[in-house]
Context: one part of a larger RNA
RNA sequence: GACGAACGCUGGCGGCGUGCCUAACACAUGCAAGUCGAACGAAGCUUGAUUUCUGAUUUUUUCGGAAUGACGAAUGAUAUGACUGAGUGGCGGACGGGUGAGUAACGCGUGAGCAACCUGCCCUUCGGAACGGGAUAGUGUCUGGAAACGGACAGUAAUACCGUAUAACAUAUAUUGAUCGCAUGGUCGAUAUAUCAAAACUGAGGUGCCGAAGGAUGGGCUCGCGUCUGAUUAGAUAGUUGGUGGGGUAACGGCCUACCAAGUCGACGAUCAGUAGCCGGACUGAGAGGUUGAACGGCCACAUUGGGACUGAGACACGGCCCAGACUCCUACGGGAGGCAGCAGUGGGGAAUAUUGCACAAUGGGGGAAACCCUGAUGCAGCAACGCCGCGUGAAGGAAGACGGUUUUCGGAUUGUAAACUUCUGUUCUUAGUGAAGAAUAAUGACGGUAGCUAAGGAGCAAGCCACGGCUAACUACGUGCCAGCAGCCGCGGUAAUACGUAGGUGGCAAGCGUUGUCC
Numbered sequence: 001g002a003c004g005a006a007c008g009c010u011g012g013c014g015g016c017g018u019g020c021c022u023a024a025c026a027c028a029u030g031c032a033a034g035u036c037g038a039a040c041g042a043a044g045c046u047u048g049a050u051u052u053c054u055g056a057u058u059u060u061u062u063c064g065g066a067a068u069g070a071c072g073a074a075u076g077a078u079a080u081g082a083c084u085g086a087g088u089g090g091c092g093g094a095c096g097g098g099u100g101a102g103u104a105a106c107g108c109g110u111g112a113g114c115a116a117c118c119u120g121c122c123c124u125u126c127g128g129a130a131c132g133g134g135a136u137a138g139u140g141u142c143u144g145g146a147a148a149c150g151g152a153c154a155g156u157a158a159u160a161c162c163g164u165a166u167a168a169c170a171u172a173u174a175u176u177g178a179u180c181g182c183a184u185g186g187u188c189g190a191u192a193u194a195u196c197a198a199a200a201c202u203g204a205g206g207u208g209c210c211g212a213a214g215g216a217u218g219g220g221c222u223c224g225c226g227u228c229u230g231a232u233u234a235g236a237u238a239g240u241u242g243g244u245g246g247g248g249u250a251a252c253g254g255c256c257u258a259c260c261a262a263g264u265c266g267a268c269g270a271u272c273a274g275u276a277g278c279c280g281g282a283c284u285g286a287g288a289g290g291u292u293g294a295a296c297g298g299c300c301a302c303a304u305u306g307g308g309a310c311u312g313a314g315a316c317a318c319g320g321c322c323c324a325g326a327c328u329c330c331u332a333c334g335g336g337a338g339g340c341a342g343c344a345g346u347g348g349g350g351a352a353u354a355u356u357g358c359a360c361a362a363u364g365g366g367g368g369a370a371a372c373c374c375u376g377a378u379g380c381a382g383c384a385a386c387g388c389c390g391c392g393u394g395a396a397g398g399a400a401g402a403c404g405g406u407u408u409u410c411g412g413a414u415u416g417u418a419a420a421c422u423u424c425u426g427u428u429c430u431u432a433g434u435g436a437a438g439a440a441u442a443a444u445g446a447c448g449g450u451a452g453c454u455a456a457g458g459a460g461c462a463a464g465c466c467a468c469g470g471c472u473a474a475c476u477a478c479g480u481g482c483c484a485g486c487a488g489c490c491g492c493g494g495u496a497a498u499a500c501g502u503a504g505g506u507g508g509c510a511a512g513c514g515u516u517g518u519c520c
Base pairs, nucleotide, nucleotide: 001519002518003517005516006515007514008513009512012391013390014389015388016387017386018384019383020349025347026346027345029344030343031342034091035090036089039088040087043084044083045081047079051074052073053072058067059066060065098302099301100300107227108226109225110224111223112222113221114220117219118218122215123214124213125212126211127210128209130164131163132162133161139154140153141152142151143150144149170195171194172193173192174191175190176189177188178187179186180185200207201206228274229273230272235265236264237263240262241261242260243259244258245257246256247255277299278298279297280296281292282291283290284289304325305324306323307322308321327338328337329336330335355381357380358379359378363377364375365374366373367372394424395423396422397421404415405414406413407412429457430456431455432454433453434452438447464509465508466507467506468505469490470489471488475504476503477502478501479500485492486491
């Protein structure tokens, strides 16, 4: 000098930041990922055409009747209109958010390579969308179970599923031409054969669907170099090292497998053990360097522990699935449910670290044609002097140098222009009024009646902490008497202690000051 700090004393305000470093300990409760009716069928709700029943009223009358048909009741469409909650289906739940346990590794950083690769949504271009089919959820009936959750039968739709057709600038095989490369080899082209596709909706504007090529974005893999400590760890290795055939992958590869060979790494430190996420950066330092990796940004890894795959463009998936373990909860004992290292919050641990807040107004994300919905991302507010920065606690005048305190050689000295007192000011504060920008716009502002502005009141409510022997700025008195105590080092204290304790004074810093811890 620095700090994600803690502790002691003290504490007025504002702005901007920061806030479980310990138990990757266990978690009550609420929320954190949904959305689309312009993919689909049905249900409920609303409007209610039509039909039927009843028949008020009115008109007419040959007084028998005929016509009219309100209110009401029922019915309820291939109709109307939005909406609701389930279901099928699509997209998104692989992003965003958290944590640093593991990892000494191509994990990270940096620089290259892939002639060995993938890429949903987005952009550009070319071509296409023909004909059919069978189911199934929801639903109904019956039924099992305490529940979680099922079972049987009947029947239904689709942009769900399946078959056939069509087919190239695609893929595979064969033949072949040109050309290029550091090698395996690549690129462009010709011929033949084989294989593979689709989905509709509509408000008629469009939106979607399939195949191919290119781009963009995002990823995957490989390599050079760099990346802590220990030799009181010296040998390590059997898919181990290489080859051939096969498998697998988007792709190369012992990645896996069968066979063959016996290799491969290592004092330029293998192996083993310990420690640790890495970096941009941060702190310090004149620099070289040392230390560090909180917040912000990039990458990686993980999601109760271990293992596994499914779906998908993308996961071996925090708020998905399956299995096993531990733990917790429910149970009718047969069986089930759960995973805060998301945001709050609770217990525990600890020297120690916050609200079970408001809003989607902005920025961004998901879905949707849109309206809009969702968003503990985010924007804000709350708590904490935890940090940095700024402001204030008044200003000017004022000597009888007051009182009081301390001290004294008793003359005085000092506190000290300090106070009182006089004249002001209004940063702050209180009250009242007004009141934003942030919204690009017609609407929409959580923050927020906040910031700011105006007026009034009123010096009123706002100073402490540490030190004073030397280092080191700042001294006297009393008490104590090697006691009590102090102390970072040297060292003070045994009767005149500037070093202990108290008081006065002084010095330093100041809403802080000091101590402790850690790094330079």